[in-house]
């Protein structure tokens, strides 16, 4: 140039077209003499654009960023 992979909270990883969830980890609040463990409760995510579809993280199609292999 060309071929195939990944991409989802702050991190690590589910969700095979029907309400986007864990776990750690952040923020408040019990417990505690503190502090750490613990309960409890919260806020944060589909890399980007179109396209099918009643409905798309998902199926197509372009793009953009990693990683692999060809030349």
């Nucleotide at each position: 140039g060309c071929g195939g992979g990944u991409g989802u909270g702050g991190u690590u990883c589910a969700a095979u077209g029907g309400u986007a969830g864990a776990a750690c980890g952040c923020g408040a609040g019990c417990c505690u003499u503190c502090c750490a463990a613990g309960c409890u409760u919260g806020a944060g995510a589909c890399g980007a654009g179109g396209g099918u579809u009643c409905g798309a993280u998902u199926c197509c199609c372009u793009u953009c960023a990693c990683c692999c292999g060809c030349u």
Description: The RNA shown here (transfer RNA) has 71 nucleotides and comes from an Elusimicrobiota bacterium. It was read from a public genome assembly. Its mean pLDDT, the model's own confidence on a scale to 100, is 83. Its Rfam family is "tRNA". By type it is a transfer RNA. Rfam describes the family as follows. Transfer RNA (tRNA) molecules are approximately 80 nucleotides in length.